[in-house]
RNA sequence: UCAAACCCUGCGGGAGAGACCAGCGGGUGUGCCGUAUAGGCAUGCUGCUGGCGCCGAAGGCGCAAAACGUCCGGAAUCGCUCAGGCAGAAGGACCGCGGGUUGGA
Numbered sequence: 001u002c003a004a005a006c007c008c009u010g011c012g013g014g015a016g017a018g019a020c021c022a023g024c025g026g027g028u029g030u031g032c033c034g035u036a037u038a039g040g041c042a043u044g045c046u047g048c049u050g051g052c053g054c055c056g057a058a059g060g061c062g063c064a065a066a067a068c069g070u071c072c073g074g075a076a077u078c079g080c081u082c083a084g085g086c087a088g089a090a091g092g093a094c095c096g097c098g099g100g101u102u103g104g105a
Stems, first nucleotide, its partner, number of pairs: 001105002007100007018052001020051005026046008053086003059082001060080003068073001
C1' cells in the first nucleotide's frame, strides 16, 4: 500500500399471524348517584390466570447431496413450533454502507 471471509460495532432497510374470548383482583383515568374530600355503580387503560385460533425471520430441534474432512462440520430463507410472536413501539433471520479486530499478500 492492497484486499476476501469470520467476529465486534454505528447507520439504513427488513416479513408473517386475533388490539380474540372468559375469569380475577391491584393500580389508575373518566362519567354517574350521593350534602360529601364517605361510599357505591358503569366504563377505558394496565396486570395476572385460563381457553380457542393463528404466524415463522431471535434462540432451539429435525431431514439433507458433492468436494474437503477421522469425526464434528459442510448445512436453510426447508420442516417442527419447545421457546418466541399475532395494533403501534420493541424485537427481528437476512441485506447494504462505514469503522474496528484478527489474519494474508
Molecule: Glycine riboswitch aptamer
Organism: Chromatiales bacterium